A computed fold for a 266-nucleotide RNA from a Clostridiales bacterium, annotated as Bacterial large signal recognition particle RNA. The organism belongs to Eubacteriales, within Bacteria.
RNA sequence: CCGUGCUAAGCGGGGAAGUAGCGGAGCCCUGAACCUGCAAUCCGCUCCAGCAGGGCCGAAUUCCCGUUUUGAGGCAACCGGCCUCGGAUACGGUUUUCAGUACGUGGCGUUGAUGUCCGGGUCCUGUGCAACCAAUCACCGUGAACCAUGUCAGAUCCUAGCGGAAGCAGCAUUAAGCGGAGGCAUUGGUGUGCCGCGGGGAAGCCUGGGAGGAGUUUACGGCUUAAGAUUGUUCCGGGGACAGGGACCGAGAAACGGGUGCACGG
Numbered sequence: 001c002c003g004u005g006c007u008a009a010g011c012g013g014g015g016a017a018g019u020a021g022c023g024g025a026g027c028c029c030u031g032a033a034c035c036u037g038c039a040a041u042c043c044g045c046u047c048c049a050g051c052a053g054g055g056c057c058g059a060a061u062u063c064c065c066g067u068u069u070u071g072a073g074g075c076a077a078c079c080g081g082c083c084u085c086g087g088a089u090a091c092g093g094u095u096u097u098c099a100g101u102a103c104g105u106g107g108c109g110u111u112g113a114u115g116u117c118c119g120g121g122u123c124c125u126g127u128g129c130a131a132c133c134a135a136u137c138a139c140c141g142u143g144a145a146c147c148a149u150g151u152c153a154g155a156u157c158c159u160a161g162c163g164g165a166a167g168c169a170g171c172a173u174u175a176a177g178c179g180g181a182g183g184c185a186u187u188g189g190u191g192u193g194c195c196g197c198g199g200g201g202a203a204g205c206c207u208g209g210g211a212g213g214a215g216u217u218u219a220c221g222g223c224u225u226a227a228g229a230u231u232g233u234u235c236c237g238g239g240g241a242c243a244g245g246g247a248c249c250g251a252g253a254a255a256c257g258g259g260u261g262c263a264c265g266g
Stems, first nucleotide, its partner, number of pairs: 001266006010056002012030004020046005034054005063259008073249002078244001080242001082240007090233008099224003103221003106217003116210007123200006129193002131190006137183001139180004148173004156165003
């Protein structure tokens, strides 16, 4: 140096997120780049960092390292205006409520305003009357087989007879009871009353009258004070997406350089 056969290495990587950290798996970007099983309420490891099993290739253009260039993609801070949430401050716009003001309108007012004085009612209470209700009494009706009365047919009893006795049914009148009507009756009662008499009575309302002589009324509007609501401008803070930007990470590509086994045979 060549040939043959092995072994190490290799058979993908990266980003965000997650994790004490690493990797897988899920999402995204790349790429020539094995198979099976485990695994998001996760799975497996421990700084040489998936675990388990199988397969391919195989010491070099294919493995490892370094330098330079390029570079998909990702992404912190930062900037821009937009939206949204909370807050602060001053002003403005719109609007609500309380109070005040007789400024405007309107109403009332010399057929007499506001205010004032007197009286009455409404209100409370005592009492009377009426009404209503209930009861009693009076009236009418009904009403007792026998244990109410009167009269007692028939029948019964006593008597020699005359006569007498008790007495059922019926009839009549009544007791207790039941019912009716409704009273110049009595008693009691009440969430009854355009009622009478007496007492009380702060305000309000209604009403009548006296004096007096011109205003009164917040009803609507205006104005003012106070208390709110909402919105706009300004500022502060939080959040969201979009666009820019880029420290940082970074697959891949290109160029250059370096490193790396074993055995046998020639």